[in-house]
RNA sequence: CGAGCAGACCAAACGAUCGCUGGGUCAAGCAAACGAUUCAGAGGAAAGUCCGAACACCACAGGGCAGGGUGCUCCAUAACAUGGAGUCACGGCAACGUGAAGGAAAGUGCAACAGAAAAUAUACCGCCCCGCCUUGAGCGGGGUAAGGGUGAAAAGGUGCGGUAAGAGCGCACCAGUUCUCCGGGUGACCGGGGAAGCUUUGUAAACCCCGCUCGGUGCAAGACCAAAUAGGGGGGCGUCUGAGAACGGCCCGUUCAAGCUCCCGGGUAGGUCGCAAGAGGUGCCGGGUAACCGGCAUCCCAAGAUGAAUGAUCGUUAUCCGGCAAGGGGUAACCCUUGCCGGAUACAGAAUUCGGCUUACGGGCUGCUCGUACC
RNA sequence: GGUCCCAUCGUCUAGCGGUUAGGACGCCGGCCUCUCACGCCGGUAACCGGGGUUCGAUUCCCCGUGGGAUCACCA
Numbered sequence: 001c002g003a004g005c006a007g008a009c010c011a012a013a014c015g016a017u018c019g020c021u022g023g024g025u026c027a028a029g030c031a032a033a034c035g036a037u038u039c040a041g042a043g044g045a046a047a048g049u050c051c052g053a054a055c056a057c058c059a060c061a062g063g064g065c066a067g068g069g070u071g072c073u074c075c076a077u078a079a080c081a082u083g084g085a086g087u088c089a090c091g092g093c094a095a096c097g098u099g100a101a102g103g104a105a106a107g108u109g110c111a112a113c114a115g116a117a118a119a120u121a122u123a124c125c126g127c128c129c130c131g132c133c134u135u136g137a138g139c140g141g142g143g144u145a146a147g148g149g150u151g152a153a154a155a156g157g158u159g160c161g162g163u164a165a166g167a168g169c170g171c172a173c174c175a176g177u178u179c180u181c182c183g184g185g186u187g188a189c190c191g192g193g194g195a196a197g198c199u200u201u202g203u204a205a206a207c208c209c210c211g212c213u214c215g216g217u218g219c220a221a222g223a224c225c226a227a228a229u230a231g232g233g234g235g236g237c238g239u240c241u242g243a244g245a246a247c248g249g250c251c252c253g254u255u256c257a258a259g260c261u262c263c264c265g266g267g268u269a270g271g272u273c274g275c276a277a278g279a280g281g282u283g284c285c286g287g288g289u290a291a292c293c294g295g296c297a298u299c300c301c302a303a304g305a306u307g308a309a310u311g312a313u314c315g316u317u318a319u320c321c322g323g324c325a326a327g328g329g330g331u332a333a334c335c336c337u338u339g340c341c342g343g344a345u346a347c348a349g350a351a352u353u354c355g356g357c358u359u360a361c362g363g364g365c366u367g368c369u370c371g372u373a374c375c
Numbered sequence: 376g377g378u379c380c381c382a383u384c385g386u387c388u389a390g391c392g393g394u395u396a397g398g399a400c401g402c403c404g405g406c407c408u409c410u411c412a413c414g415c416c417g418g419u420a421a422c423c424g425g426g427g428u429u430c431g432a433u434u435c436c437c438c439g440u441g442g443g444a445u446c447a448c449c450a
Stems, first nucleotide, its partner, number of pairs: 001371007009363002012317007020041007043347001047358002050356005055218004067214005072086005087101001088099004102209002107207002109203003124148002126144007133136001156174006175199002177196008222273004232264006244256004280299008318345012376449002378444005385400004393430001401419006423439005
């Protein structure tokens, strides 16, 4: 210098002007609205809504079936499909990364094409034996998985023996499996010894089996207050012995008249709560490899909108990118500093709240690996 | 806000993990006709993107992207 790996961090700053949402205080007022002033006002992912919980309502004696989820080990946690530390497998020269990683020796299914044969093994060529007669590159019967070729995959591998030819058919070594013993580890598992010819293909993100686990719906959950209109329940008065209404307020009178009125309850619009102090943050100490846990101290801990606020403009600075110039370092590739010009400042926007995961995205920092290409 | 569903030729769709991804309408060319239409023949054209499982993925799983249901999915 290049290529790469891992980790933690920031998320432009300040000022001026004009706004927006919420809280407090003051003034006025019965109250609300309005006004003044002051304080607070998005994220690391607020996103996707993929998991897990809190919370709320509904359901629920107990057990089972069905269905879903999940799946190496130990630990952490309120919980998880998350995290930590490991094991094994795979990828990478390495730093390191990835893994839905139980069971195929319980059963069932599937394995296209090619190939003789694809899981009950199988006989196309070849090899070997037997028979026939027309004695041939012949026909028929049988044996054989060693050789050929096919395939993603061909029924352990190599050698020797054996045989008509062959074959774990036998033996030696190697690989694996099962059983067993010893040692290490909490455990997954690792290391070593012995026995058995045991060699049983792959696929469970195919059905399935085994272990563990799961009631449903989501803050539009739900709780409270509660118009107008129209229903419901009850009481009183009244229907020609006239309640009530109209004739500007009252009485009389006239006219019209079958309903009028009070109470209660459900519930709609609308409003309030749920809704911001929590599995909270920060610091120190202790335990643990770590995730995390415990103790003490401290905190100016305050976004809560509902067609939905958290912004806009200007100036200065900062950072990044591109170009130009000057200076410096280096053998060189190239790097650093300064100045000028131009441009840019990513992804993105709370909606009940937390713990994770995933995805999007600008920048610099630290540590580590490699040198196959350049100097 | 929550919840749920879908994605295959230009359009509507079919599709046991092994298919040349099938059909209809359309479009293009040819035949037929005096010409057009109808009809007949042939052609064109697709698995939303990226990973994983598998010998093999349109199909199974995961993550994204896009679209839809929307007061007759939920007040």
Molecule: RNase P RNA; transfer RNA
Organism: Desulfobacterales bacterium